[in-house]
Predicted 3D model of a 72-nucleotide RNA (transfer RNA) from a Patescibacteria group bacterium.

RNA sequence: GGGCACGUAGCUCAGUGGCAGAGCGGCGCUCUUAUAAGGCGUUGGUCGAUGGUUCGAAUCCAUCCGUGCCCA
Numbered sequence: 001g002g003g004c005a006c007g008u009a010g011c012u013c014a015g016u017g018g019c020a021g022a023g024c025g026g027c028g029c030u031c032u033u034a035u036a037a038g039g040c041g042u043u044g045g046u047c048g049a050u051g052g053u054u055c056g057a058a059u060c061c062a063u064c065c066g067u068g069c070c071c072a
Stems, first nucleotide, its partner, number of pairs: 001071007010024004018055001025043006048064005
């Protein structure tokens, strides 16, 4: 330099055009002599950035940024 994939909650990841979610985690209560586990409740986001398409974009398109892999 060329090609491909990925970027969504603190972490691991779903969601592929119509209300942003799950598990784990955090917090409170309960349970226990106590801790852990369990139970109940609660807390969670500029969907990497900018612009475009659309009635409507995390999702489609363009550029850029970052990470990984392959080729040279």
The RNAcentral record of the sequence draws on ENA. Its mean pLDDT, the model's own confidence on a scale to 100, is 82. Rfam family: tRNA. It is annotated as a transfer RNA.